Predicted 3D model of a 378-nucleotide RNA (Bacterial RNase P class A) from a Hyphomonadaceae bacterium.
[in-house]
C1' cells in the first nucleotide's frame, strides 16, 4: 500500500440585524383583556431541539382507581450460565451449536425417555420402515426373460432413509468380525456455574418439529398527563329564607275567598295533593383558568475498583418547557466540492409535548482508533 472486520465520533463554525418561546429584573408600578379565577403588553439580561426529538415495541418513575395477608390457578410475557441495573425482553463477560483461512459473524439457546400430534412433494419404504433397479443362489425356458428365496454393500427418491472410512468375511452381502473416526453410557480432574474433560464401558440402540398442543421453572393488579390537584361566571336546575300573581268578588288598600290555565305525582279518565314569578343566601357542576412542568435513576471533568457491562469518591455545571403548540428569516467571513481565476454549487434523516433507561428504524458528508489477511522495504 491493498482487501476485510468491529467500536467510536461529528452532524458546519463565528458575526450583525429582524423576529419568536420561556425564565428573571426594572416592579409591592403603568395600561388593558375576562363575570371570576386569572391573563396581556415595554425594556434589559439569559435560555432555546436531536442521535435519533421517529416507531411508541419493552422496562421503569409519576398519578388515579382495586387491594387484609400469604398460596394456587386463568390469560400474557420471558428461557444456556455468571455478572450488571431502579428494572427490563436490556447490556457485559463466559459456555455450547452453526458459518468464515482469519479478525470476527450468526442463534426463540429450557423439556422429544410426561403425554398426544405432525413430517408436505417426491420416493418401493417417513418410525418398533422399506425392496424399485441392481447384486447373488435355486427352478424353468434358452437371445434378451420368467417364477421363488436371500441380500441392504452400489444406484435412485429426498430436508430427513435406521452409522463412516478401510481391511477381513460371504453365493452375494451385512457391526457379522477388526482397526480408526463417530456415537450412547460412567467418568478422576478443572470451573461459581453453564460446561469442558484424561480414562474406562458398549457393536450401536435412541430420527426431526415444542416460531404445534403441552410440561418445567421464572416475571406479572388496572388505566393512563385528555393521569390527576385546586381556583371558579352567567343561564339552567338543586336547597333554604323573603316578596309576588290571569280573572271575578270582598277589602279597612295591608291583603283574603273563588276560579281558570300550565305542569308533576309512569300512562288514560275521576278525584286529590304539590308548584308556577322576583330576590338574597349557600353548595355542586360546566365554559373556562391556574397548576402537574423539570434539579435529576441529570450533564462534565478527575481519581479508584472490575476483563467488561458498571460501581464509589471528590470537584464542577444548571441544560427547552410551548399548549392552534416558541426554537426562524437576511446578510457577511471561513470551512466542503468544481474551476488556473473571475465565478458557481451543495448541505442529509428528521423536529421536543410529563419524564427517565433500551430496543428497533432513517440518515448526505466527514474524522478517528483497534484487529484480521496479503504485497513491499528496512
Nucleotide at each position: 500500500c491493498c482487501a476485510g472486520u468491529c467500536g467510536g465520533c461529528u452532524g458546519g463554525a463565528c458575526g450583525a440585524c429582524c423576529g419568536c418561546g420561556g425564565c428573571u429584573g426594572c416592579a409591592g408600578g403603568g395600561c388593558u383583556g375576562g363575570a371570576a379565577a386569572c391573563g396581556g403588553c415595554g425594556c434589559a439580561g439569559u435560555c432555546g431541539a436531536g442521535g435519533a426529538a421517529a416507531g411508541u415495541c419493552c422496562g421503569g418513575g409519576c398519578u388515579c382507581c382495586a387491594c387484609g395477608c400469604g398460596g394456587a390457578u386463568a390469560a400474557g410475557g420471558c428461557g444456556g450460565c455468571g455478572g450488571g441495573u431502579a428494572a427490563c425482553g436490556c447490556c457485559c463477560g463466559c459456555c455450547c451449536g452453526g458459518g468464515g483461512a482469519a479478525a470476527c459473524c450468526c442463534g426463540a439457546g429450557g423439556g422429544a425417555u410426561a403425554g398426544c400430534g405432525c413430517c408436505a412433494c417426491a420416493g418401493a419404504g417417513a418410525a418398533c420402515a422399506g425392496a424399485c433397479c441392481g447384486c447373488c443362489c435355486c427352478g424353468g425356458a434358452u437371445c434378451u426373460c420368467c417364477g421363488g428365496g436371500g441380500u441392504a454393500a452400489g444406484g435412485g427418491u429426498g430436508a430427513a432413509a435406521c452409522g463412516g472410512u478401510g481391511g477381513g468375511g460371504u453365493a452375494a452381502g451385512a457391526g457379522c468380525c477388526c482397526a480408526c473416526c463417530g456415537c450412547g453410557c460412567c467418568g478422576a480432574c478443572c470451573g461459581u456455574a453453564a460446561g469442558g474433560a484424561a480414562g474406562g464401558c458398549g457393536g450401536c440402540a435412541c430420527g426431526g418439529c415444542a416460531a404445534g398442543c403441552c410440561c418445567c421453572g421464572c416475571c406479572c393488579g388496572g388505566a393512563g398527563c385528555a393521569a390527576g390537584a385546586c381556583c371558579g361566571a352567567a343561564u339552567a336546575g338543586g336547597a333554604g329564607c323573603g316578596c309576588g300573581c290571569c280573572c271575578g268578588g270582598c277589602u279597612u288598600c295591608g291583603g283574603c275567598c273563588g276560579g281558570a290555565g300550565g305542569u308533576c305525582c309512569a300512562u288514560c279518565c275521576g278525584c286529590g295533593g304539590g308548584c308556577c314569578g322576583c330576590g338574597c343566601u349557600c353548595g355542586g357542576g360546566u365554559u373556562g383558568g391556574u397548576c402537574g412542568c423539570g434539579a435529576g435513576a441529570a450533564c462534565c471533568c478527575u481519581g479508584c475498583g472490575g476483563c467488561g457491562a458498571c460501581g464509589c469518591a471528590g470537584g464542577g455545571u444548571c441544560c427547552a418547557g410551548a399548549g392552534g403548540a416558541a426554537u426562524g428569516g437576511u446578510c457577511g467571513u471561513c470551512g466542503c466540492c468544481c474551476g488556473c481565476a473571475a465565478g458557481g454549487g451543495a448541505g442529509a434523516c428528521a423536529g421536543a409535548a410529563c419524564c427517565c433507561g433500551g430496543c428497533u428504524u432513517a440518515c448526505a458528508g466527514g474524522c478517528c482508533g483497534a484487529c484480521u489477511g496479503g504485497c513491499g522495504u528496512c
Background: Rfam family: Bacterial RNase P class A. Rfam describes the family as follows. Ribonuclease P (RNase P) is a ubiquitous endoribonuclease, found in archaea, bacteria and eukarya as well as chloroplasts and mitochondria. The prediction has a mean pLDDT of 76. The source organism's lineage runs through Bacteria, Pseudomonadota, Alphaproteobacteria, Hyphomonadales and Hyphomonadaceae. A source record names the gene rnpB.